[in-house]
């Protein structure tokens, strides 16, 4: 300097599809972004004649992964833990 981790609350989008089946699942078309992942802008840096490379956010995009009744999980926000503690 900074605010993990763990508890409580609140939290949205999209199929209760379709066909198989040993009911465990497999297959397959549509579809959503808000776990996680991936791309990139302004800016820095390297080189410097131009070219060019490297780093680089996000709730934007991409839809790999996920997930499309409920339930669960949920970016995030709110409290507590605690002005105690993970990490540097």
């Nucleotide at each position: 300097g900074g605010g993990a981790a763990c508890u409580c609350c609140g939290g949205a989008g999209a199929a209760u599809c379709u066909c198989a089946u040993u009911c465990g699942u497999g297959a397959g078309u549509g579809c959503c972004g808000a776990a996680g992942g991936g791309g990139c802008a302004a800016g820095a840096c390297c080189a410097a004649u131009c070219a060019g490379g490297u780093c680089g956010a996000a709730a934007c995009u991409c839809u790999c992964a996920g997930g499309c009744a409920a339930a669960a999980g949920g970016a995030c926000g709110g409290a507590g833990c605690a002005g105690g503690c993970a990490u540097g």
Molecule: Glycine riboswitch aptamer